[in-house]
Molecule: RNase P RNA; transfer RNA
Organism: Planctomycetota bacterium
Parts: sequence; C1' cells; structure tokens
RNA sequence: CGAGAGGCUGGGGCGGCCGCUCCGCGUGACGGCCCUCGGGUCGCCGGCGCGGGGAGGAAAGUCCGGGCUCCGCGGGUCAGGGUGGUUGUCAACGGCAACCGGCCGCGAGGCUAGGGAAAGUGCAACAGAGAGUAGACCGCCGAACUCCGGCGCGCCGCGCGAGCGGACGUCGGGGUGGUAAGGGUGAAACGGUGCGGUAAGAGCGCACCGCGGCCCCGGUGACGGGGACGGCACGGCAAACCCCACCCGGAGAAAGACCAAAUAGGGAAGGCGCUACGAGCGAUGACCCGCGCCAUGCCUUCCGGGUAGGUCGUUCGAGGCCGGCGGCGACGUCGGUCCCAGAGAAAUGGUCGCCGCCCACGUGGGAGUGAUCCCGCGCGGGAACAGAACCCGGCUUACAAGGCCUCUCGCGUC
RNA sequence: CGUCCCGUCGUCUAGCGGCCAAGACCUCUGCCUUACAAGCAGGUGACCGCAGGUUCGAGUCCUGCCGGGACGA
Repeated sequence: CGAGAGGCUGGGGCGGCCGCUCCGCGUGACGGCCCUCGGGUCGCCGGCGCGGGGAGGAAAGUCCGGGCUCCGCGGGUCAGGGUGGUUGUCAACGGCAACCGGCCGCGAGGCUAGGGAAAGUGCAACAGAGAGUAGACCGCCGAACUCCGGCGCGCCGCGCGAGCGGACGUCGGGGUGGUAAGGGUGAAACGGUGCGGUAAGAGCGCACCGCGGCCCCGGUGACGGGGACGGCACGGCAAACCCCACCCGGAGAAAGACCAAAUAGGGAAGGCGCUACGAGCGAUGACCCGCGCCAUGCCUUCCGGGUAGGUCGUUCGAGGCCGGCGGCGACGUCGGUCCCAGAGAAAUGGUCGCCGCCCACGUGGGAGUGAUCCCGCGCGGGAACAGAACCCGGCUUACAAGGCCUCUCGCGUC
Repeated sequence: CGUCCCGUCGUCUAGCGGCCAAGACCUCUGCCUUACAAGCAGGUGACCGCAGGUUCGAGUCCUGCCGGGACGA
C1' cells in the first nucleotide's frame, strides 16, 4: 500500500425570535367559609411573571423472559406448548460468557435446534441389477459338476481291416455355478488404502486409518489421549411421527384500587292517601258468586350497589455514571456521586444567524517522475432510521455520513 | 393488549418433501365468417413475498423479517 476479520463509538454544537407540555413559587380573577369588614383561609380556573425538567439507540417489531396486579390452586397422571453439547452467569430467559465436538476459510475468524436411529412406525422421486436382513446388467473365473467340439504315432477294449467305443490329458466354447475387485446408476450401494492370498475374488489373512464396546490416564463436565480386544455387526432422515430429560396455572394497565353525579331500579324510616283501624295482608280491583293470575300510589330523609366522570397505579429503578477489588469472561461485590419525560388522543417544534461534518465544481499554494495526496479560499448542495404511553433484562429488524482500536493474509522498501 | 390466517403466471385458485410447478379466465397467433362474437387448434406468461437453515432434494418443514387481513377484550 492492497485485500480482509472482529469490535467500539457517533446519531451535530452555540445563540436570537416565536411557540408546546409537566412541575414549583409568586401574582391576578371567581366562588365557599370565618370575620374585629381591614382581611385570613380553602377550592377552582389557568390569565401573567420567574425558575426547573422534557424521546431513542433502537422509543420500533411485540419474538422470548421477568417485576407488578387480579383470579384460580390438595396431590398425581394424561393432554397441550416450549427448550435440547457442557460448565457457568442472571430475578428469569430460547439471552449472554467460556469451553468441547462438527463443517467452512491459507489465516485472523465464521456458522452450528449439537439428546436418542440396537423402543416402535414411517420416508427415500428419477436413475439403477440392486435403496435396506438389498442385489448381479456389463465384466472377471472355469476350482467343483456337466454338455459339445478339436488334438494325442500315447493308454484300454472290439474288429481281418478301413475304423469304432471308452478312460485320461490338453485346448476352445456353453450350462449349473463362483465372485463383488473393476465398469456403470445414484445424494446414499452392508468400512477405506496397500500388501499377501485365490481359479477369479472377498476382512479370507496382515499393516495403517475409521468404527464398536472394555480398561487406564487427564478434565467439575461436554470431551481428549493411550492400551489391548473385536474382523465390521449397528447406513441416512427425528426443523417425519415418536421416545427421553428439563421447564410452563390463567389473564393482562381496558391488570387492579379508591372517590363518586343526574336519571331509573333496590332497601329502611316517617308523613299523606286508601281501608275492614289489625296490618300492608287474609284487603281492594265497573255489577253477584267461586277459583286462578296480575297489579296496589304520592312526598321527604337516609342507606347500599353500580354507570358517566375523576384520582391513584405511574415512574427511585434487578436505575445511570465514575472508581477499587474478585473472576479468562458473562458477571458479582464495595465505595462515591446523580435524580434524569410522565402527557392522556397524546407535548418535546418552527425559523434565522454563526460554526463544525460530508459531496461536487472553480481557484491559490505545497509534496511527488507520475497516478495522486495535503492545506487555504469562494460558490452550490446534503445530513439518515425513526416518536415514549406501566416498568425492566434480552433478541430481531431499520439507520445518512463520520471517527477509533485490535488482528490476519499478500506485495514493496529499509 | 391478546389470538389466528393468508401471500403461487396480468386475475382467481390447485399443488402427500421428488420429473420442465397444474387449471380456468385474460392476452397473442392461426382456422372458421363478408365481418364481429361464439367455437376449434396452438403459444407466451411464475423462481412460489424476502433472507437464512434442516434434507440428497423445499412452493411444501423450521427460524427471523416484509406486506395484507380476520376475530376477541
């Protein structure tokens, strides 16, 4: 210098003017009460003045986990949902840290739902001979059994003879067959490579590697290392059903608590009315009797539930910052310091000036052989994602430039 | 605040993890007709919302996002 890997930070600053919201103090208007008629006090309104606070790293998605609140709750089993290497951390977690195993990368590093396939069920298209107690297409072999043919001055038997028959040997071909090395199919073919061995082959034998259970050593553990043994059986998929281990009661701030109108119900007392003067029925209800059903008023005061509405919950909290100590680390602990939005359809904004940042153009200067880089000035442009709504810990996602740290690989120079 | 569903040619829908993702309408070409419509024959048109993972293999299974919708208090 080039190409990368991991992480941190940042999310403009100052001032003027005009606004918004919350809190405190003062003042003003109105109302109630007291009153020595001067005023005092309380409530309400929110006018004015002063002072103070006022969005985020994600406030977002609402994906996990908790606090808090109410309801439920004898215990167990089943169902349902979630998690899944180990050890830690934490209030808890599916988060985080460290480590182990696997895969990828030359490397720094990255990814990893990573328990069980010898409990059972299931799946594997196409191709291929065969896809799961698998299979033989091409090929290889001709050991064993058998058939056909050639050869043999050879052997045996028959014939006067040409010759015929048989056995054996050898060569070639075929069948029954042997084989799973090689070819071929596939994502995957019942261990891999080499040597021996064989008719050809094959864990058939051996060496190394892999695999399996056993023993020893190291480690808290996942696991790692070593030894002897086994001749290979036990292929893949559980983000297929399932099995195993562990976790989970339900609902959520419209949770929940308190205060509490008007109107209409409910209850109690009193008064009026009615009447059979007791009671509010057995009484009464256009006329008589019997049965059944239905209805029975008005006023005042008080009580209770509940609606509208209001207040609380609500912002001091597993809190922020700084430092020490323990720990590899996540984190824990101790000390100091700070108080930092609380609205209720929802405020935190607009504009102007200066400065800072970035981009492009022009111009001046400097470095360099050059590409290019640095500094100054002028003009023009740009500045993201996004808005608290009970709170907190994470995760995920969005984000304009800019800045910083550590590490790896390659090239060059000294 | 809570629960659930959907996303596939231009449109509406199918699609047991397995060949070049199927059908209808639309559109295009040809035939038929004097011409149009109807009809007949043929064609074009999708990387299955996006990204990552599991698997030999993903539209389908899992996870996270994006967009749309329904229901309940």